[in-house]
RNA sequence: GCCAACAUAGCUCAGUCGGUAGAGCGCUUCCAUGGUAAGGAAGAGGUCCUCGGUUCGAUUCCGUGUGUUGGCU
Numbered sequence: 001g002c003c004a005a006c007a008u009a010g011c012u013c014a015g016u017c018g019g020u021a022g023a024g025c026g027c028u029u030c031c032a033u034g035g036u037a038a039g040g041a042a043g044a045g046g047u048c049c050u051c052g053g054u055u056c057g058a059u060u061c062c063g064u065g066u067g068u069u070g071g072c073u
Base pairs, nucleotide, nucleotide: 001072002071003070004069005068006067007066010025011024012023013022019056027043028042029041030040031039049065051063052062053061
């Protein structure tokens, strides 16, 4: 220098062939116990990497940029 994959909650990751996003762990509150752990219930937490395009509508499709990883030279 060229090519490809990936970027979604604090962490690890799903997801929708375009219609207002979820799980596990973690966090908060409550229940329960003489108390702790384990356990049960409820809840909070996301401009879905940036910018632009297509569309009535984009996390999803297209382009650009950035970052990470891998391959080739």
A computed fold for a 73-nucleotide RNA from a Minisyncoccota bacterium, annotated as transfer RNA. Model confidence (mean pLDDT): 81 of 100. Its Rfam family is "tRNA". The family's RNA type in Rfam is transfer RNA.